Predicted 3D model of a 73-nucleotide RNA (transfer RNA) from Thoreauomyces humboldtii. Its mean pLDDT, the model's own confidence on a scale to 100, is 80. Taxonomically the source falls in Thoreauomyces (Eukaryota, Opisthokonta, Chytridiomycotina, Powellomycetaceae). Its Rfam family is "tRNA". The family's RNA type in Rfam is transfer RNA.

[in-house]
RNA sequence: GGUCCUAUGGCCCAAUGGCUAAGGCGUGUGCCUACGAAGCACAAGAUUCCAGGUUCGAGUCCUGGUAGGAUCG
Repeated sequence: GGUCCUAUGGCCCAAUGGCUAAGGCGUGUGCCUACGAAGCACAAGAUUCCAGGUUCGAGUCCUGGUAGGAUCG
């Protein structure tokens, strides 16, 4: 340098172009307990890597870029 893959809460991971981006771990509060752990309930936490484009509508499709990875030379 060429080709390909990946990027979504603190971490992991879903979402057929269509409702308010689902869930697990973790975190906070409460219940429970003599106190913890476990369990239960509730809550907070996401400009879906960046900038454009297509579309009535984009996490998803297209273009360019950034970062990481694989492979070829």